[in-house]
Molecule: transfer RNA
Organism: Phycisphaerae bacterium
Formats: sequence, C1' cells, structure tokens
RNA sequence: GCCGGUGUGGCGGAAUUGGCAGACGCGAUGGACUCAAAAUCCAUUGCCCCUCGCGGGGCGUGAAGGUUCGAUUCCUUUCACCGGCA
Repeated sequence: GCCGGUGUGGCGGAAUUGGCAGACGCGAUGGACUCAAAAUCCAUUGCCCCUCGCGGGGCGUGAAGGUUCGAUUCCUUUCACCGGCA
C1' cells in the first nucleotide's frame, strides 16, 4: 500500500429482506428475608428539557455526511482495533 472483519448503556452482548434501540446476563442502587451477613427474591438503573407530582417531549448505535416517510441496518468519507496479502 491492497483486501476483509469488528465498533451499540458502567461491562458482556441482542435487535439486519430498513419499521418500538438497548432484549438477556453481569454490575450498581433501593427494599424484603436474617440477630447480623451471605445466598435468594422484588423493584429501579443511557442523556437532556418541561411538570409539585402523575406524566410528557427531544436526543442517543466509533465520527461526519448522504439516500429514505423512516437507518444499528443501505451508500460515501474517516478514526480505532483485529486478521490476511504484498
């Protein structure tokens, strides 16, 4: 230099003939149980804005753009890592 693969919450990792993003697990926080703890069980767990609250709205898939009514998914450029060829 050329070719291919991967990149999604704090972590692992789902979701693809384009149609509810974050299922599921781990972790964390709160609670139940216990004399206390462990284990187990229950609930919550991306960010921002509005609301006393209930609740509502917007943004978010390495980065930037494009196509589309609609993009994690398709196209272009680019960054990082991994592999192959030279």